The RNA shown here (Bacterial RNase P class A) has 331 nucleotides and comes from a soil metagenome.
Its Rfam family is "Bacterial RNase P class A". About the family: Ribonuclease P (RNase P) is a ubiquitous endoribonuclease, found in archaea, bacteria and eukarya as well as chloroplasts and mitochondria. It is annotated as a ribozyme.
Its mean pLDDT, the model's own confidence on a scale to 100, is 75.
RNA sequence: AGGCCGGGUGACCGCGGUGCCUCUGCUUCGGCGGCGGGCAUCGAGGAAAGUCCGGACACCGUAGGGCAGGACGCUGGCGCAAGGCCAGGCGGCGAAAGCCGACGGAAAGUGGAACAGAGAGGAGACCGCCUCCGGCGACAGAUCUCUCCGGAGACGCCGGCGGUAAGGGUGAAACGGUGGGGUAAGAGCCCACCAGCGUCGCGGUGACGCGGCGGCUUGCCAAACCCCGUCCGGUGCAAGGCGAACAGGGCCCGCUCGAGGUUGCCCGCCGAGGGCCCGGGUAGCUGCCCAGAGGGAUGGUCACCCUCGACAGAAUCCGGCUUACAGGCCU
Numbered sequence: 001a002g003g004c005c006g007g008g009u010g011a012c013c014g015c016g017g018u019g020c021c022u023c024u025g026c027u028u029c030g031g032c033g034g035c036g037g038g039c040a041u042c043g044a045g046g047a048a049a050g051u052c053c054g055g056a057c058a059c060c061g062u063a064g065g066g067c068a069g070g071a072c073g074c075u076g077g078c079g080c081a082a083g084g085c086c087a088g089g090c091g092g093c094g095a096a097a098g099c100c101g102a103c104g105g106a107a108a109g110u111g112g113a114a115c116a117g118a119g120a121g122g123a124g125a126c127c128g129c130c131u132c133c134g135g136c137g138a139c140a141g142a143u144c145u146c147u148c149c150g151g152a153g154a155c156g157c158c159g160g161c162g163g164u165a166a167g168g169g170u171g172a173a174a175c176g177g178u179g180g181g182g183u184a185a186g187a188g189c190c191c192a193c194c195a196g197c198g199u200c201g202c203g204g205u206g207a208c209g210c211g212g213c214g215g216c217u218u219g220c221c222a223a224a225c226c227c228c229g230u231c232c233g234g235u236g237c238a239a240g241g242c243g244a245a246c247a248g249g250g251c252c253c254g255c256u257c258g259a260g261g262u263u264g265c266c267c268g269c270c271g272a273g274g275g276c277c278c279g280g281g282u283a284g285c286u287g288c289c290c291a292g293a294g295g296g297a298u299g300g301u302c303a304c305c306c307u308c309g310a311c312a313g314a315a316u317c318c319g320g321c322u323u324a325c326a327g328g329c330c331u
Stems, first nucleotide, its partner, number of pairs: 001331005007305007015043008023034004045311001049322002052320005057236004069232005074088005089103001090101004104227002109225002111221002126168002128164003132160006143154004176194006195217001197214007240286003248278006260270003306309001
């Protein structure tokens, strides 16, 4: 680093599901039910967790397109897919085994780089270095050489016009790196090697690697906006499906047989009765499971043994990721 296990055995008691038998209640005889009983059998996890990613399934959407927004981003394979897995390439770290990597684009555009620093991007002269010009050998640690005696030169100091990106200094980062040539001093100015870029050849499915050649160099940040490529319609099982009964209320009929109230009769009204609707898409059932719902069971006691037992408990299902974890085994 990877993989596996997650106290063991036995007895007794208890809880939940299912099947069979039995007891009992109702029944339209099809069944439905019970704070019933017996027997058999099954009963949490590697993470059941976080709900982060993807899928199944379900509904909306006639099932198309676009904007906005979001996710992902080296290559090959597996996989329905995945911010998934395996193998590889490249880069970083490490002595190594190995570990880690949002690993497309910075010569499309916009923007950013605090502080320090002269200068932070077609940059920059602060110190230093150098040519030239002027002054002075006094202060400074210090003058020297030549001379035709007027000076001239070297060296040093001060000042000025310039040159210079080698060196110092600032910084996370200073405009390819190292070495040599060259130069007044320097500089890809020239050369060799290295890095990078372009191109050609060879190897590899590919990312890429190796070698040759070329001109000499185009800095960093996209986990800043952005550009390019791929993907994403939305909502989630409280999705969704089936769907009552009683009371009460509204509307309509009140037709046939006998019959009600209001007055003896007729009409009308009320009432009985019937239909539809509300109650209510409510209750309930289902979705829902080889654990499985009532969003509520899966435990306890005793005995023996051991390394003395952690993190934690299903709620539609599945594939992942992440997080938590006493201890033990294997490679």